[in-house]
RNA sequence: GGGAAAAGCAAGCCGAGCCUUCGUCCUGCGGGGCGAAGGGCGGGGGAACCAUCUGUGGGGUGAAUGCGGCGUCUCCUGGCGGACAGGCGGCGCUGCUAGGGCAACUCUUUCGGCCCGAACCCGUCAGCUAACCUCGUAGGCGGACGAAAGAGGCAUA
Numbered sequence: 001g002g003g004a005a006a007a008g009c010a011a012g013c014c015g016a017g018c019c020u021u022c023g024u025c026c027u028g029c030g031g032g033g034c035g036a037a038g039g040g041c042g043g044g045g046g047a048a049c050c051a052u053c054u055g056u057g058g059g060g061u062g063a064a065u066g067c068g069g070c071g072u073c074u075c076c077u078g079g080c081g082g083a084c085a086g087g088c089g090g091c092g093c094u095g096c097u098a099g100g101g102c103a104a105c106u107c108u109u110u111c112g113g114c115c116c117g118a119a120c121c122c123g124u125c126a127g128c129u130a131a132c133c134u135c136g137u138a139g140g141c142g143g144a145c146g147a148a149a150g151a152g153g154c155a156u157a
Base pairs, nucleotide, nucleotide: 012141013140014139018039019038020037021036022035023034024033025032026031040137041136042135043134044133045132050127057125058122059121060120061119066096067095068094069093070092071091072090073089075087076086077085078084099116100115101114102113105152106151107150108149109148110147111146112145
């Protein structure tokens, strides 16, 4: 001098996942942990009326549904106890897709671009659903998405 990685910081992003008060503990005095209460936001159960299904069980949170291809494995069928072909299912990879996200005030729309299209839970049971009952308030990223139009807000003059 250059490169890479990690950590920290945080104007911000996905998401319901935030705010306030009190008590207590810690503190580098900025604040933080735990508990309780209140508010906000989100989910589930739950009448009448209406609606719908019923064994290949059904259902919930979530944008995360559906249709293919290739390889491989167990089983079944055919075949000659072969080669091979077909079928259901599991696993891995991969293409597309319903749908969803993208950050310098907010919302909507349009154009272009870049991404996601998972995971988990209930346990034979739940449609909608007033009253009512009940649960959650996590986790993960983070110096990147650009432009145009309309509406609103804020600030300045």
A computed fold for a 157-nucleotide RNA from a Chloroflexota bacterium, annotated as c-di-AMP riboswitch aptamer (ydaO/yuaA leader). Rfam family: c-di-AMP riboswitch aptamer (ydaO/yuaA leader). Rfam describes the family as follows. This family represents a conserved RNA structure found upstream of the ydaO and yuaA genes in Bacillus subtilis and related genes in other bacteria. NCBI's taxonomy places the organism under Bacteria, Bacillati, Chloroflexota. The sequence was found by an Rfam model in a public genome assembly.